[in-house]
Context: one part of a larger RNA
RNA sequence: CGCCAAUGGUGGAUGCCUUGGCAGUUUGAGCCGACGAAGGACGCGUGUAUGAGCGCGAUAUUAUCGAUGAGUCCUCCAACAGACAUUACAAAUCGAUAGUUUCCGAAUGGAGUAAUCCCCUUAAUAGUAAUAUUAAGGACCCCGACCUUGCGUCGGGGGGGGAACCUGGGGAACUGAAACAUCUAAGUACCCAGAGGAAUAUAAAUCAUAAGAGAUUCCGUUAGUAGUGGCGAGCGAAAGCGGAACAGUCUAAACCCCGCCUUUGGCGGGGGGUUGCGGGACUACAAUAUCCGAUGAAAAAAUGAUAACAGAAUGAUCUGGAAAGAUCAGUCAUAGAGGGUGAAAGCCCCGUACGUGAAAUCGUUUUUUCCGGUAGUAGUAUCCCAAGUACCACGGGCCACGGAAAAUCCUGUGGGAAUCUGGGUCGGUCACGAUCCAAGACUAAACACUCAAACUGACCGAUAGUGAACAAGUACCGCGAGGGAAAGGUGAAAAGUACUCCGGAAGGAGAAUGAAAUAGUACCUGAAACCAUUGGCUA
Numbered sequence: 001c002g003c004c005a006a007u008g009g010u011g012g013a014u015g016c017c018u019u020g021g022c023a024g025u026u027u028g029a030g031c032c033g034a035c036g037a038a039g040g041a042c043g044c045g046u047g048u049a050u051g052a053g054c055g056c057g058a059u060a061u062u063a064u065c066g067a068u069g070a071g072u073c074c075u076c077c078a079a080c081a082g083a084c085a086u087u088a089c090a091a092a093u094c095g096a097u098a099g100u101u102u103c104c105g106a107a108u109g110g111a112g113u114a115a116u117c118c119c120c121u122u123a124a125u126a127g128u129a130a131u132a133u134u135a136a137g138g139a140c141c142c143c144g145a146c147c148u149u150g151c152g153u154c155g156g157g158g159g160g161g162g163a164a165c166c167u168g169g170g171g172a173a174c175u176g177a178a179a180c181a182u183c184u185a186a187g188u189a190c191c192c193a194g195a196g197g198a199a200u201a202u203a204a205a206u207c208a209u210a211a212g213a214g215a216u217u218c219c220g221u222u223a224g225u226a227g228u229g230g231c232g233a234g235c236g237a238a239a240g241c242g243g244a245a246c247a248g249u250c251u252a253a254a255c256c257c258c259g260c261c262u263u264u265g266g267c268g269g270g271g272g273g274u275u276g277c278g279g280g281a282c283u284a285c286a287a288u289a290u291c292c293g294a295u296g297a298a299a300a301a302a303u304g305a306u307a308a309c310a311g312a313a314u315g316a317u318c319u320g321g322a323a324a325g326a327u328c329a330g331u332c333a334u335a336g337a338g339g340g341u342g343a344a345a346g347c348c349c350c351g352u353a354c355g356u357g358a359a360a361u362c363g364u365u366u367u368u369u370c371c372g373g374u375a376g377u378a379g380u381a382u383c384c385c386a387a388g389u390a391c392c393a394c395g396g397g398c399c400a401c402g403g404a405a406a407a408u409c410c411u412g413u414g415g416g417a418a419u420c421u422g423g424g425u426c427g428g429u430c431a432c433g434a435u436c437c438a439a440g441a442c443u444a445a446a447c448a449c450u451c452a453a454a455c456u457g458a459c460c461g462a463u464a465g466u467g468a469a470c471a472a473g474u475a476c477c478g479c480g481a482g483g484g485a486a487a488g489g490u491g492a493a494a495a496g497u498a499c500u501c502c503g504g505a506a507g508g509a510g511a512a513u514g515a516a517a518u519a520g521u522a523c524c525u526g527a528a529a530c531c532a533u534u535g536g537c538u539a
Base pairs, nucleotide, nucleotide: 002537003536004535005534006533007532008531009530015524016489017488020460021459022457023456024455025454026453027452028451029450030449031161032160039104040103041102042057043056044055045054046081047080048079051076052075053074062098063097064096065095066094067093071084072083073082109118110117111116119138120137121136122135123134124133125132126131140158141157142156143155144154145153146152147150165196166194167193168192169191170190176183180230206213207212217244218243219242220241221240227235228234248442249441250440251386255271256270257269258268259267260266261265276420278385279384280383281382282379283378284377285376291373292372293371296370297369298368299367300366301365302364303363304362305361306360308356309355314329315328316327317326318325330347331346332336338350339349340348391415392414393413394412395411396410397409401427422437423436424435425434426433476483477482496523499510500509501508502507
């Protein structure tokens, strides 16, 4: 040197724990903004006392009404000083409503290097005045009204933000095809515009097929079927059936009336009318009933949300630092959910079950009133029934469907109908048949997403679970867009080691606290690597 053992150091694995996360269920809620938002800057929240968080706005915890209430002056954060209150007209706290709400920001008087600078008009206040302060107003665009037709005035609206969800307009590539080009990825990511608490869709020119169904949306199935496809990789329905939820309406036109005008007519208003066993207008007759409502308002009742209230029942002994443990003897239970308390508590504390409760604001449901809507029969065949539309050709797109034998749907260019003796569809096309009525509009619920509360978990337990259990979107990095950590645990209680000694200090030795200090704030447990000390073995 090496090896072994013990004792330490270092280190922070492991075990145990959980303040934090993750996923869901049920119920409820869902837009904000020129009445200045979202997001910020700067201040305020007694001082010593910086900083971060949270709340608030120069009225910086203000007022009113409720609830609670003996302590309080926000938290990290202890102490002292100072202040408020102490049985009440009550401080502080919780809830509802109201008020205030600096400056920037769509930012909007002009400017600007955001949180700053500068100006105009009117009024008030102070001043003799210059001036200062305060209050209100002063951007642009769109729509409407008016007449004085103007860069006019007045009135209304817009602008910006929003995690995800939604609709529309644009729209990749990697990738897969074991290469690659059609194809796929995928109408995905991403960009733009817009809307709302949901959005879209929605009341058959639907689907079926000889039987019929009867708006839309969503779920399950049909079915990985029929199809489609360099028939490769792949893509991939629908009817029907079973459910969730259900709701239907209004215009245009013909015709009538009124008004205005530039009068073979046009425009505006009112009535009428809204359909596919075609309907309506028109003519004649009849009728004022019945029911419905998604509208808004009022009233009443019930109920809920936003603070709360009340709430049963246990003692002894033993062990122990500590009893909730063990033993003995009790007791409550519409409460034996859960959490805490010096170990494991129905009966110690907070609670829990059952029950009670709102001055104020808001919601839901029901009823009533107002309000709105709602019918027929026959005749005739004169009128009407949504036009650059349907349809056709060419070129694209979308349909599960890649032009294909390719219907249906959308439309860029060109052409271009019919009005019920009409028109569309039924997967080329034609006939017969069946079925429906386009070219106007609206429409809850079931469905998506998020948040709140309560609850749940063969979810995680600090390299896990959110990036974040801690001053986390922090520190730090980057000019910037952006990227983005590490970091939990003394003890039941700080009782956080008075005092003495060594040392300059750090640190230590006694002493003291504690159940424990090898629990001493470098703090639970304290593995391994690694480093020492002591003892032993050894060529």
Model confidence (mean pLDDT): 81 of 100. Predicted 3D model of a 539-nucleotide part of an RNA (large-subunit ribosomal RNA, domain I) from a bacterium. The full RNA is in RNAcentral, with records from ENA.